A computed fold for a 76-nucleotide RNA from a Candidatus Methanophagaceae archaeon, annotated as transfer RNA.
[in-house]
């Protein structure tokens, strides 16, 4: 340099193909339960890597970029 895959709450992750309120778990706050703790149950908080385009509407489609991984090429 070329190609492929990936980037989503604090952490991990689904959703992306086929656009329409962003999922679940852990964590954190509150409550129920309990002699206490743990576990369990209820509820809440918190996220789409950046910029642009298309669209009534973009995590999703298109273009460019950044970061990470893998493969290939180059290596006088």
């Nucleotide at each position: 340099g070329c190609g492929c895959c990936g980037g989503u709450a604090g952490u991990g992750u689904a959703g992306c193909c086929u656009g329409g309120u962003a999922u679940c778990a852990c964590a954190g706050a509150g409550g129920c339960u309990u002699g206490c703790c743990a576990a369990g149950c209820c509820c809440c908080u918190a996220a789409c890597c950046c910029g642009g385009g298309u669209u009534c509407a973009a995590a999703u489609c298109c273009c460019g970029g950044c970061c990470g991984g893998c493969g290939c090429a180059c290596c006088a």